[in-house]
RNA sequence: CGCCGUGCGGGUGUUGGAGUUCGCCUUGAAUCGCCCCCAAGAAAGGGGGCAGAUGACUCCUACGAGGGU
Repeated sequence: CGCCGUGCGGGUGUUGGAGUUCGCCUUGAAUCGCCCCCAAGAAAGGGGGCAGAUGACUCCUACGAGGGU
């Protein structure tokens, strides 16, 4: 100096923050949603539609709906 494994740390798992926990990645990385139509070899692009502030659970915040004071 390079490569591999492990631990910690960090990042990340389609919209914010935190705790617990799981997965992935270790910087040329992980990750950056889905469906239909047009287009069309594919892709890009254009139009329309759908679920969700979680990867999972819980809490807070933002947004939305209904009711009460």